[in-house]
Context: one part of a larger RNA
RNA sequence: UUGGGCCUAAAGCGUCCGUAGCCGGGUUGGUAAACCCUUGGGUAAAUCGUACAGCUUAACUGUACGACUUCCGAGGAGACUGCCAACCUUGGGACCGGGAGAGGUCGGAGGUACUCCAGGGGUAGGGGUGAAAUUUUGUAAUCCUUGGGGGACCACCGGUGGCGAAGGCGUCCGACUAGAACGGGUCCGACGGUAAGGGACGAAGCCCUGGGUCGCAAACCGGAUUAGAUAUCCGGGUAGUCCAGGGUGUAAACGCUGCGGGCUUGGUGUUGCGGGUCCUAUGAGGGCGCGCAGUGCCGGAGAGAAGUUGUUAAGCCCGCCGCCUGGGGAGUACGCUCGCAAGAGUGAAACUU
Numbered sequence: 001u002u003g004g005g006c007c008u009a010a011a012g013c014g015u016c017c018g019u020a021g022c023c024g025g026g027u028u029g030g031u032a033a034a035c036c037c038u039u040g041g042g043u044a045a046a047u048c049g050u051a052c053a054g055c056u057u058a059a060c061u062g063u064a065c066g067a068c069u070u071c072c073g074a075g076g077a078g079a080c081u082g083c084c085a086a087c088c089u090u091g092g093g094a095c096c097g098g099g100a101g102a103g104g105u106c107g108g109a110g111g112u113a114c115u116c117c118a119g120g121g122g123u124a125g126g127g128g129u130g131a132a133a134u135u136u137u138g139u140a141a142u143c144c145u146u147g148g149g150g151g152a153c154c155a156c157c158g159g160u161g162g163c164g165a166a167g168g169c170g171u172c173c174g175a176c177u178a179g180a181a182c183g184g185g186u187c188c189g190a191c192g193g194u195a196a197g198g199g200a201c202g203a204a205g206c207c208c209u210g211g212g213u214c215g216c217a218a219a220c221c222g223g224a225u226u227a228g229a230u231a232u233c234c235g236g237g238u239a240g241u242c243c244a245g246g247g248u249g250u251a252a253a254c255g256c257u258g259c260g261g262g263c264u265u266g267g268u269g270u271u272g273c274g275g276g277u278c279c280u281a282u283g284a285g286g287g288c289g290c291g292c293a294g295u296g297c298c299g300g301a302g303a304g305a306a307g308u309u310g311u312u313a314a315g316c317c318c319g320c321c322g323c324c325u326g327g328g329g330a331g332u333a334c335g336c337u338c339g340c341a342a343g344a345g346u347g348a349a350a351c352u353u
Stems, first nucleotide, its partner, number of pairs: 003325004007307002012321001014201004021194003025088007033081001036076006048066007091191001092188003095184003103177007110154002114150008125136002162169002205248007215241002220236004258320006266298009276288004302309002326353003335346004
């Protein structure tokens, strides 16, 4: 619960696609469902309003008129909504052009470090810490050097830089593939917005099958520390981290800010594209300025409880969806759905304060 809200107080679904529903640009003509006006009928009583009357007054009651409410019929109006027809181009889509990008999938190649193995050199320590010890080493370690194997990762460039719906994406090359911006204004002609259900994607972790395992490292085992030390520190170390296929579907999945559209002073960076102008050693070159799109900072009005926000709004409006309604109990119980499981989704109450 016909209210007020959702950056931080409770509250924006993790993200996108999309069905029903709701909402929907401009012009002309028609129609008259809806809407409006007039009129006829109907519209129980009580109630309510006005006037008068009855109880000494009032409450109360009675009488008359009226109001309230839906309905049926007739006539009229044509702005707005709806419906039908025709048209339009600004919303949307398609197409063309040259550019930008860690967008995605697959394949190939490379680089440093690390680690292991083998050879050569070399000798007593190495490692580790606050200090130590566990540990490693005379079967020759650490260190220097040559060669080989292995797996993981991708320094510098690197930038409040870029791309992506979000999660996220960073060595190089290739193949396939997706989207956005800018410019043109060639084509379609409202084809649109949102979105309950529904579907797809979705970090890390975890699960299943197979592979891989250098380093790191839950659990675990030692050594220290300590009153104790199931930790912190040190030495080891298995899952896991990696790959392929499948599952789980959650995060402070955050801008703690749903999506779309319109309107509303500015300044200054930066990225992409397109123009202008000047310089030019003519190079996809440099300086300045403009437009569009993105991304930051500062800030005006306004907004806000304030912090702040401020054309990337939390300002002023419109459309649609989701969500909130004191704290605890509790994101629990029960039921249902999904899942191999872990668990996820939906989601109370008693009681308490």
Molecule: small-subunit ribosomal RNA, central domain
Organism: metagenome